Predicted 3D model of a 91-nucleotide RNA (Glycine riboswitch aptamer) from uncultured Roseicyclus sp.
């Protein structure tokens, strides 16, 4: 210097589901409380095969649950691509 892997930052892409209803505030837009209906891709939780020291335990997700979060736009958003920096490994 190059390559691979990992981590943060930055840029781009990025789905789903009531602009629901009552009350209250407000000229209105809207806000707020409650009610029911829904979504899964922040986060969180749970489980198989398999493994073990086998009474029991370890261990996964984009699966499941919806605690949380979300259901016009905005924001957020798993994940993907690119890139800076750092670390490990290889030649």
């Nucleotide at each position: 210097c190059u390559g691979u892997c990992g981590a943060u930052g930055c840029a781009g892409g990025g789905a789903g589901a009531c602009g629901c209803u009552c009350g209250c505030c407000g000229c209105a837009a809207g806000g707020u409380c409650a009610g029911g209906g829904c979504c899964g891709a922040a986060g969180g939780a749970g489980c198989a095969a398999c493994c073990g020291c086998c009474c029991c335990g370890g261990u996964a997700a984009a699966c499941u649950c919806u605690c949380a979060g979300g259901c016009a736009a905005a924001a957020g958003g798993a994940c993907c691509u690119g890139u800076c920096u750092c670390g490990a490994c290889a030649a």
Record summary:
The coordinates come from a structure-prediction model, not an experiment, and the mean pLDDT is 83. Rfam family: Glycine riboswitch aptamer. Its family is annotated with glycine biosynthetic process in the Gene Ontology.